[in-house]
RNA sequence: AGAGUUUGAUCCUGGCUCAGAACAAACGCUAGCGGCGCGUCUUAAGCAUGCAAGUCGAACGGUAAUCUGCCUUCGGGCAGACUAGAGUGGCGGACUGGUGAGUAACACGUAGGUGAUCUACCUUAUGGUUGGGGAUAGCUCAUGGAAACAUGAAUUAAUACCGGAUAUCUUCCUAUUGCUAUGGCAGUGGGAAUAAAGGCGUUUCUGCGCCACCAUUAGAUGAGCCUGCGGCGUAUUAGCUUGUUGGUGGGGUAAAGGCCUACCAAGGCAACGAUACGUAGCCGACCUGAGAGGGUGUACGGCCACACUGGGACUGAGAUACGGCCCAGACUCCUACGGGAGGCAGCAGCUAAGAAUCUUCCGCAAUGGGCGAAAGCCUGACGGAGCGACGCCGCGUGGACGAUGAAUGCCUAACGGUUGUAAAGUCCUUUUUGCGCAGAGGAAUAAGGUUCAGAGGGAAUGCUGUUCCGAUGACGGUAUGCGCAGAAUAAGUCCCGGCUAAUUACGUGCCAGCAGCCGCGGUAAUACGUAAGGGGCAAGCGUUGUUCGGAAUUAUUGGGCGUAAAGAGUGUGUAGGUGGUCUUGCAAGCUUGGUGUGAAAGGUUGCAGCUCAACUGUAAGAGUGCGCUGGGAACUACAAGACUAGAGUUACGAAGGGGAAGAUGGAAUUCCGGGUGUAGGGGUGGUAUCUGUAGAUAUCCGGAAGAACACCGAUGGCGAAAGCAAUCUUCUAUUCGCAAACUGACACUGAGACACGAAAGCGUGGGUAGCAAACAGGAUUAGAUACCCUGGUAGUCCACGCCGUAAACGAUGUGCACUAGAUGUAAGAUCUUGUUAGAUUUUGUGUCGUAGCUAACGCGAUAAGUGCACCGCCUGAAGAGUAUGCCCGCAAGGGUGAAACUUAAAGGAAUUGACGGGGGCCCGCACAAGCGGUGGAGCAUGUGGCUUAAUUCGAUGAUACGCGAGGAAUCUUACCAGGGCUUGACAUGUUUUGGAAGUCGAUAGAAAUAUCGGUGCCCUUCGGGGCCAAUUCACAGGUGCUGCAUGGCUGUCGUCAGCUCGUGCCGUGAGGUGUUGGGUUAAGUCCCAUAACGAGCGCAACCCCUACUGUCUGUUACCAUCACUUCGGGUGGGGACUCAGACGGAACUGUCGGUGACAAACCGGAGGAAGGUGGGGAUGAGGUCAAGUCAUCAUGGCCCUUAUGUCCUGGGCUGCACACGUGCUACAAUGGUCGGUACAACGCGACGCCAAACCGUGAGGUGGAGCAAAUCGCUUAAAGCCGAUCUCAGUCCGGAUUGAGGUCUGAAACUCGACCUCAUGAAGUUGGAAUCGCUAGUAAUCGCGCAUCAGAAUGGCGCGGUGAAUACGUUCUCGGGCCUUGUACACACCGCCCGUCACACCACCCGAGUUGGAUAUACCCGAAGUCGUUAGCCUAACCAUUUGGAGGGCGGCGCCGAAGGUAUGGCUGGUAAGGGGGGUGAAGUCGUAACAAGGUAGCCGUACUGGAAAGUGUGGCUG
Repeated sequence: AGAGUUUGAUCCUGGCUCAGAACAAACGCUAGCGGCGCGUCUUAAGCAUGCAAGUCGAACGGUAAUCUGCCUUCGGGCAGACUAGAGUGGCGGACUGGUGAGUAACACGUAGGUGAUCUACCUUAUGGUUGGGGAUAGCUCAUGGAAACAUGAAUUAAUACCGGAUAUCUUCCUAUUGCUAUGGCAGUGGGAAUAAAGGCGUUUCUGCGCCACCAUUAGAUGAGCCUGCGGCGUAUUAGCUUGUUGGUGGGGUAAAGGCCUACCAAGGCAACGAUACGUAGCCGACCUGAGAGGGUGUACGGCCACACUGGGACUGAGAUACGGCCCAGACUCCUACGGGAGGCAGCAGCUAAGAAUCUUCCGCAAUGGGCGAAAGCCUGACGGAGCGACGCCGCGUGGACGAUGAAUGCCUAACGGUUGUAAAGUCCUUUUUGCGCAGAGGAAUAAGGUUCAGAGGGAAUGCUGUUCCGAUGACGGUAUGCGCAGAAUAAGUCCCGGCUAAUUACGUGCCAGCAGCCGCGGUAAUACGUAAGGGGCAAGCGUUGUUCGGAAUUAUUGGGCGUAAAGAGUGUGUAGGUGGUCUUGCAAGCUUGGUGUGAAAGGUUGCAGCUCAACUGUAAGAGUGCGCUGGGAACUACAAGACUAGAGUUACGAAGGGGAAGAUGGAAUUCCGGGUGUAGGGGUGGUAUCUGUAGAUAUCCGGAAGAACACCGAUGGCGAAAGCAAUCUUCUAUUCGCAAACUGACACUGAGACACGAAAGCGUGGGUAGCAAACAGGAUUAGAUACCCUGGUAGUCCACGCCGUAAACGAUGUGCACUAGAUGUAAGAUCUUGUUAGAUUUUGUGUCGUAGCUAACGCGAUAAGUGCACCGCCUGAAGAGUAUGCCCGCAAGGGUGAAACUUAAAGGAAUUGACGGGGGCCCGCACAAGCGGUGGAGCAUGUGGCUUAAUUCGAUGAUACGCGAGGAAUCUUACCAGGGCUUGACAUGUUUUGGAAGUCGAUAGAAAUAUCGGUGCCCUUCGGGGCCAAUUCACAGGUGCUGCAUGGCUGUCGUCAGCUCGUGCCGUGAGGUGUUGGGUUAAGUCCCAUAACGAGCGCAACCCCUACUGUCUGUUACCAUCACUUCGGGUGGGGACUCAGACGGAACUGUCGGUGACAAACCGGAGGAAGGUGGGGAUGAGGUCAAGUCAUCAUGGCCCUUAUGUCCUGGGCUGCACACGUGCUACAAUGGUCGGUACAACGCGACGCCAAACCGUGAGGUGGAGCAAAUCGCUUAAAGCCGAUCUCAGUCCGGAUUGAGGUCUGAAACUCGACCUCAUGAAGUUGGAAUCGCUAGUAAUCGCGCAUCAGAAUGGCGCGGUGAAUACGUUCUCGGGCCUUGUACACACCGCCCGUCACACCACCCGAGUUGGAUAUACCCGAAGUCGUUAGCCUAACCAUUUGGAGGGCGGCGCCGAAGGUAUGGCUGGUAAGGGGGGUGAAGUCGUAACAAGGUAGCCGUACUGGAAAGUGUGGCUG
């Protein structure tokens, strides 16, 4: 410090997630030791048992028991000592310890105040402690009670209680002085009031000393009260308050105060957030963070609050009291039923709860506390130990050497690699462990003794200080040390797809499972599980939870708002914030010193102590804060004064659909009346509804009504926005220009507030021509609640009043200032100019553009640039602008405005593609123009389907279907039935045994096969080998699966013209440019232009055939001339011709004319065998379709192994209600039949082609010449031509089907071949919708050959013969190319996607009710208790005149008053029949609203309507 995740890719916005640190933690697995810490976060729930606050006999009366002494009637009594328990009294139980319920408060923190206060014990100082009195507990007796306890009588003491004296002081009253800050301090007079207690030691008996006591002073400590400032949420809590705010009198308190009371006044608080509700103990500090901040408040420390719940006072220095009291309530316990007792949020411990938190331990040895003169007693505070890896820190589980790199495991390409110096083994060490021995420090001193000194005194046992002795250890025989033994006693856990360090195998097969995010898993999973290996940390490691960080993701430091979330629809203006120039003052802010405080602990730094560290000690510094105080005066504020540059007013001039009211006008529309006139009109894509012979439409004249204002008219004007348009008048407001005068900062912004605010809509009353939601009808359609048409009501218009919203948009708040220009336009001003015009300047309104800004698009003086001031708003998506509450509204609805749940994205801009029922250009037998077909018939063939034991498998839109198959009777053959074999039909090696192999024959069998008989080897180094059979082990074999694991090959787009690269340039980037543009081409072909310049794969050319020709060669081909001839190029001969084979030539837009830009090129012509790639072929860029093929072949993985292998026989692949594709033959006269006759080319031939001749009607047979072929053969080409016949018919067309008889091939033609002859003679008379091929030697038509092949083509591949028609043209259909545009698509339109309905689940809202909680108001009842009052009763201290009084107590009454009750309200939970929408959910239903012009452009507001998306009206926006 960053990383992952939205996309095909990119940049941005934006959320989610991760890596870090921490914890009072919990859970899983594991676990050797020690030190230091921490340990009920839940339920302020309930508690058994024990302990946690007592002490003092030196305050008091007294004293059981025990001991001693004496006496004794032997029962006991008396005295003394030491005392237990209890009591009176004193001090302490207000500390310590626990907890965090309550509390939003002067509770806490910090800084102050107290002139408004108290303070026991302690210290300091001054003075004092006099003299009396009356009771009472205890004890004893009696009574009641179960108990707790209570009552009565008698008696007694005090440092208990009460008077009296005294009064330094103190307090009060009064007079008064000084200082000062309200009741302060210091004084001076007068008056009044208020004290006390003794004990011990000693003694010369009277003092002295100590302790105690009283009054006062000062302090210390602690506390009370008051104040400034600071620290939570909600405004869906906006008003709250009657003792409330203040005053006066009184009361009360230690003390100010409505703290309380009576009266008077009517105040007080609040947008700087009162009140209400929710939540919460606060702080030092702790965690995190670079910091600023954010979160937390456990342990330790400070403060507060509480002590079963609520109320109350008493005592006291101090409490409204955790281990005190009274009352009420709930709960628990005891009970003799009459009554009583209790309070662990002290330490242990128990129960329940919960994911979860310890011993009913030891000791007062240390530290501290209470009491005491002290010894001492008490102390669950504390010191220790125990349990828990809960945390932090430290140590160990061994070290060195050790390669046959052992074995096992795992992987493997089978060589090896890895585990791995790891182990074993050898040597060494002993922290730790076990055993044994020794053994610190924590202890200081107290009482008491001792040394020395001091004050004071007459003196001293007192007192004060000091020296040296002087008992005491829970932990614990602990820390530690030494010795002995022995590597001995000691390693786990998480992870290994990316983030993120670390990988392989097997298993599994969208299953089981994983997962923090992205995401893995559907048969080759580095992601699941296991193993091996590896990585991280380590006595721990992971997970979960929480906090901060990363997150600049709430932004003060440090963000934004044109389009991503975000500028209010617009203005006026209040509070607030901000504010021009100069001078003076002041010192609040500001700045700079000093000073107080900011507790300790903690944190930081240095040093030090435990072996180190954690831990601890010590010192420094810090603590950014607050207070007090001195100085400064630039800036801000404040005060005073001045100024004119901001702002405003006036004068002159200018412009304008600015606003309101009134009046007027013409064109058009509809309606009404009349005239002319006749059959249609209207409407649409095309119709229909509608209208018209009762006279429409059309046309002319007249009239009526309402609404809107053509031309001018314009990115032109005005207005704050909404908005504003005929003309005229009146009233009214604004803006601009000009240069003067005046005011003198009067300004800017603006939370609330107020005003205005399109359309639609609402209310009342008018009006209604046209238009037109709803509605009706007609069309369209699968439907059509729409688009289209015919009608049509609200409404649109006016007046008044509501509503308050829009894509109210520049999606851009207002104001001011600054920062290059160019060019339009509107309204002014100034200057120049002969006209036209030009220059300067102000205010508006546009376009382009520099710098700059921006994610980009873009903005760019009218900023989205650079700054300032102020306001509004945003913080992932969805739920949702919804629910609820409140406010507004007549309503519709508007404003404000959540959460649960769900989710990893949602989004902006730009890029490349793809797509569009977007646009432009271009091409193609794409259409058109033609010719011939298919679709109808019969048959052939392939496919589907059906059937079957099997009908083997594959191919399936174009791009499967006469396809793989270029040829299924057996074989092929993969399928089926049956019969066999198991190292196998085939390959290689191996173990053992035997033998040639083979061949002949017989038997059984369907055959494979089995059995039997006969015959029958070679080489050799003598080991054996070759060959064969059997046998053993490795293995063979598989047309079994996966073409979605693959190679190779192939189809298609498409023979379409495209596809890319290097360097450069542009862009943040994806990418672009080049490759676009203007022309041209068959072509990214070429030319020109050009931030591109070049290049590659494609195109073209090079290759083959064909068309013309030359040269050479000349047999088997040829024959012009010559000769011979059987008259046949047959022979001699020839090299002319044809032909054949090789090598050349020829065609290049070369030439002429025109067009074009002087180019490329195009058009026309000449010449030429051929003319613009002459014709044809081969040749198929980068890619697309997970296209096809595992059955050509090859191949990974999986599967079978007496079978999914292999052999054999037979069957099947040929099966037939049917459907489709591709073909053949036809339907006839351009024909059929018969006779005669002419002309090819490509090919093929030895397991072959087969001549002549003969036989057969024929298929064919016999025959055998020739030929491995320019020689022989297949081989008669057919259509054609010449003649004859048929004469339009199911025919002399057509030939299916069937019968009979044959031929050929073959081992074999039954299933299931081809052909021949005779006979038979079906459908069919030119084919519906639809659809195919073809642009010239083509279509059409005619025959011939070849491959496969024993035989078996209508198919396939070739060959030649005859030989057309048409193309105006590119509107349309299909396909393609280029450019451009839109996009919400990228699996790319076979895309994406909306809403209802149905089903399941989830959370939520409403809800008749029902049930809780806290709370408010009114009233009732009214405990304890304080206060007040009191005429009843009682009464020791004092007074007294002895009657009584004062005072007190009890009782009564009154005010207040907790709990409780009644009634009513609002708030907030739980639950709920039913209702509602929302979300989620691989394959449900209906449509298709949106994205392209999304097929009616979309969207916003509003209204109506409709199963649903939605439709329509009206106004607005361009996104």